[in-house]
RNA sequence: UGAGUAAGACAGGUGAUCGCGGCUGCAGGCGCCGAAAGGCCGCAGCUGAGGAAAGUCCGGGCUUCACAGGGCAGGAUGCCGGAUAACGUCCGGCGGAGGCGACUCCAGGGAAAGUGCAACAGAGAUAUACCGCGUUAGCAAUGAAUCGCGUGACUCAUUGCCAACGUAAGGGUGGAAAGGCAGUGUAAGAGACUACCGCCCGGGUGGCGACAUCCGGGGCACAUGUAAACCCCAUCCGAAGCAAGACCGAAACGAAACGAUGACGCGACCCGCCAGUUUCAGGUAGGUUGCUCGAGGCGGCCGGCAACGGCCGUCCAAGACAGAUGAUCACUCAACGACAGAACCCGGCUUAUCGUUUUGCUCACGAC
Numbered sequence: 001u002g003a004g005u006a007a008g009a010c011a012g013g014u015g016a017u018c019g020c021g022g023c024u025g026c027a028g029g030c031g032c033c034g035a036a037a038g039g040c041c042g043c044a045g046c047u048g049a050g051g052a053a054a055g056u057c058c059g060g061g062c063u064u065c066a067c068a069g070g071g072c073a074g075g076a077u078g079c080c081g082g083a084u085a086a087c088g089u090c091c092g093g094c095g096g097a098g099g100c101g102a103c104u105c106c107a108g109g110g111a112a113a114g115u116g117c118a119a120c121a122g123a124g125a126u127a128u129a130c131c132g133c134g135u136u137a138g139c140a141a142u143g144a145a146u147c148g149c150g151u152g153a154c155u156c157a158u159u160g161c162c163a164a165c166g167u168a169a170g171g172g173u174g175g176a177a178a179g180g181c182a183g184u185g186u187a188a189g190a191g192a193c194u195a196c197c198g199c200c201c202g203g204g205u206g207g208c209g210a211c212a213u214c215c216g217g218g219g220c221a222c223a224u225g226u227a228a229a230c231c232c233c234a235u236c237c238g239a240a241g242c243a244a245g246a247c248c249g250a251a252a253c254g255a256a257a258c259g260a261u262g263a264c265g266c267g268a269c270c271c272g273c274c275a276g277u278u279u280c281a282g283g284u285a286g287g288u289u290g291c292u293c294g295a296g297g298c299g300g301c302c303g304g305c306a307a308c309g310g311c312c313g314u315c316c317a318a319g320a321c322a323g324a325u326g327a328u329c330a331c332u333c334a335a336c337g338a339c340a341g342a343a344c345c346c347g348g349c350u351u352a353u354c355g356u357u358u359u360g361c362u363c364a365c366g367a368c
Stems, first nucleotide, its partner, number of pairs: 001364010012332007020048007028041001031040003050339001054350002057348005062241004074237005079093005094108001095106004109232002114230002116226003130171002132167005138161007146153002179197002182194003198220001199218008245289004254280005261275002265273002296315008
C1' cells in the first nucleotide's frame, strides 16, 4: 500500500422566526368560567423518540384470575462448564465443518425399543453379478507333438463363442453399494491374513466436565441414511395481559325510609298514586392512579480470560389518551437524502438501514 477479519462509535451541529405535547411559576393594570376545588387562555422558564422505538419471536418484572398433591394431553429446549431475575440469550471451552490465516458456521441426546420415508439413476438400496476377472464343461478356428499311406484320430497350447460356478479388487449409477489404504495370499478374489488409520469393548493418565491421550483385546458383529418424520429419554412450562388492574364517581333509572311539605295532575274531600325530602345500591359518562427512579444511565476502582459481579462518585433523561416531538430560512458539515415514530417497563433474538469513522488482528507485496 492492497485485500480481509472481529469488536465498536455516530446517524448531524449552531442560530432566528412560527407551531405542538409535558412540567413548574404568575409580575396577566385583582384575564375568562366556576359556590369552591379546579379548569381554560396568555406569558416566562425547563424539557420532548430509536439503534432499531419495528416484527411481537423468546424470557422476566408488575397485575387480575386459578391453584392440596400427582398424572395425562400439549408446547419448548437438548455437547460441557459458567453468567443471569429469567431465557430458546450471552460468555468460555469441547467436538465437527470451512478458510493459507485472522476468524466464521453447527437444533451438536437416542437409529443395537418400534413405525415410516429414501425420488431419479443403477444389475443391485439392505440387498445385488450388468460389464469385467477367474475356473470348469462344450463347440469352433489356428499351431505343435504322436499314430496313420491318406481323409483323419488323439493330446497340449492359444484365441473366440456359449453355459454353470466362484469373485465385491476394478468399471459404471448414486448422497449412500455391508470399514479405508498398502501388502501377503489366491485360479481370480475376499479381514482370509498382516501393518497403519477408523470402529467396538476393557483399563490407565490428565481434565469439574464435554473430551483428549496411551495401553490391551476383538477381524468388524447389531449391519446405510433420515428424529427442525412419528417416536423414546432428560429438563422446563397454570391462564390472560396496562383496553391488566386499583380508587373516586355524576345525570338518568332503581330500592328503602319519612308523612314535616302539596306548585301541578288523577273533578272536590280522605286514602293511595304522583311529586317532594333523605339515605342506599350499582359503577355508566367523567376524573384520579397504574405511568415512568429503573434488574436505570455515565465515570472510576476492584474481582473474573470473558459474559458478568461488587464498591464509590455523579446524573434524572417523553409520559400522551384521538394521542406532541414539526415547518421555513441562514451558516456549517460527508450528513439537503438510509431504515424508520415511544404508548406499562426491562433483558434478548430477528429483520430494515444512505453513509462517516475508531481500534485490535490476519494475509500478500514493497522499502528500510
Source information
The prediction has a mean pLDDT of 75. The RNA shown here (Bacterial RNase P class A) has 368 nucleotides and comes from a Clostridiales bacterium. The model forms 94% of the base pairs in the Rfam consensus. It is recorded under the gene name rnpB. The sequence is in RNAcentral, with records from ENA.